Background:
Predicted 3D model of a 73-nucleotide RNA (transfer RNA) from Hydnum rufescens UP504. Model confidence (mean pLDDT): 83 of 100. Its Rfam family is "tRNA". By type it is a transfer RNA. Gene Ontology term of the family: triplet codon-amino acid adaptor activity.
[in-house]
RNA sequence: GGAGGGAUAGCUCAGUUGGUAGAGCACCUGACUAGAAGGCAGGAGGUCCCAGGUUCAAACCCUGGUUCCACCA
Numbered sequence: 001g002g003a004g005g006g007a008u009a010g011c012u013c014a015g016u017u018g019g020u021a022g023a024g025c026a027c028c029u030g031a032c033u034a035g036a037a038g039g040c041a042g043g044a045g046g047u048c049c050c051a052g053g054u055u056c057a058a059a060c061c062c063u064g065g066u067u068c069c070a071c072c073a
Stems, first nucleotide, its partner, number of pairs: 001072002004069004010025004019056001027043004049065005
């Protein structure tokens, strides 16, 4: 230099053909317990990497950029 994949909650990751953003773990609260752990019930937590564009409506489509991974040279 060329072509490809990834970036979404604190972490690991889903999210189908554009229509109110989710799970597990972690965290908080309750109940349980002599007390704790585990299990149970509930809860909080997100600028969907950034900036534009298309659209009534974008995590999702288009353009440019940033960064990570592996490939070719």